This is a predicted structure of a 73-nucleotide RNA (transfer RNA) from a bacterium. The sequence was found in a public genome assembly. Rfam family: tRNA. Rfam classes the family as a transfer RNA. The prediction has a mean pLDDT of 81.
RNA sequence: GCCGAUGUAGCUCAGUUGGUAGAGCACGUCAUUGGUAAUGACGAGGUCACCAGUUCGAUCCUGGUCGUCGGCU
Numbered sequence: 001g002c003c004g005a006u007g008u009a010g011c012u013c014a015g016u017u018g019g020u021a022g023a024g025c026a027c028g029u030c031a032u033u034g035g036u037a038a039u040g041a042c043g044a045g046g047u048c049a050c051c052a053g054u055u056c057g058a059u060c061c062u063g064g065u066c067g068u069c070g071g072c073u
Stems, first nucleotide, its partner, number of pairs: 001072007010025004019056001027043005049065005
C1' cells in the first nucleotide's frame, strides 16, 4: 500500500427485510438472615465510534474518517 471483518450499558454480547434498544455479569435500594453469602423484587446506567447522504423516519441502507483484529504484498 491492497483486501476483509468489527465498533451497541462499566465488561461480554444480542438485536431489527428501516418505526426511537435488550440479556447475562457488575452497580444501587429493599426483602429474607442473629450477621454475611446466596436468592428474590425493584432501580440506575446508552448522543448504538465520528461526519455526511437517502428516507416521513437510520443502530440498521450508501459514502467518507478514525480505532481494533486478520490476511496479502